[in-house]
The RNA shown here (Lysine riboswitch aptamer) has 156 nucleotides and comes from a pig gut metagenome. It matches the Rfam family "Lysine riboswitch aptamer". Rfam describes the family as follows. Riboswitches are metabolite binding domains within certain messenger RNAs that serve as precision sensors for their corresponding targets. The RNAcentral record of the sequence draws on MGnify. The model forms 100% of the base pairs in the Rfam consensus. The prediction has a mean pLDDT of 79.
């Protein structure tokens, strides 16, 4: 270079099934409010801007979603699979901050369970330290055991 391996290994994708949620939106409606005011539209939130409307808010009541997140199935590419933090540029009027997409550096063998934080509509689930069991693999070790780390480890 190639070719494996760990195990509830990893990660994409599509059907389907709950959930979101009796939630938003739509209609109707007591009631309330105003121009020095409200409403809409520009990815999503805050502020400002711009363009446009004159209306807007609204107990209750009738209708009544999706999205993102989950689970089973199947199919696909894999075994730094993949995650996670930082810092850059890009993206929409402009300014933060989130999303998303690229680059650079670091860090994390894997599974599972508390705590606690973040995310989330959520006692779902996911993300991060942290303990702790299991478990693989290399190294010490009389023996119990200790100990590193995927840029390893096994074979050719």
């Nucleotide at each position: 270079a190639u070719a494996g391996a760990g195990g509830c290994g990893c990660g994409g994708u599509u059907u389907u099934c709950a959930u979101c949620a009796g939630u938003a939106a739509c209609u109707g409606a007591a009631g309330g409010u105003a121009a020095g005011a409200g409403g809409u539209c520009u990815u999503c939130g805050c502020a400002a801007g711009g363009a446009u409307c004159u209306g807007c808010c609204g107990a209750c009541a009738g209708c009544g979603a999706a999205a993102g997140g989950g689970g089973c199935a199947a199919c696909c590419g894999c075994c730094g699979a993949a995650g996670g933090a930082a810092a850059a540029a890009c993206u929409g009027u402009u300014g933060c901050g989130a999303c998303g997409u690229u680059u650079u550096u670091c860090u994390u063998g894997g599974u599972u369970a508390u705590c606690c934080g973040g995310a989330g509509a959520a006692a779902a689930u996911c993300c991060g330290u942290a303990u702790a069991a299991c478990u693989g693999u290399c190294g010490c070790u009389u023996g119990c055991g200790c100990g590193g780390a995927g840029a390893g480890c096994u074979a050719u």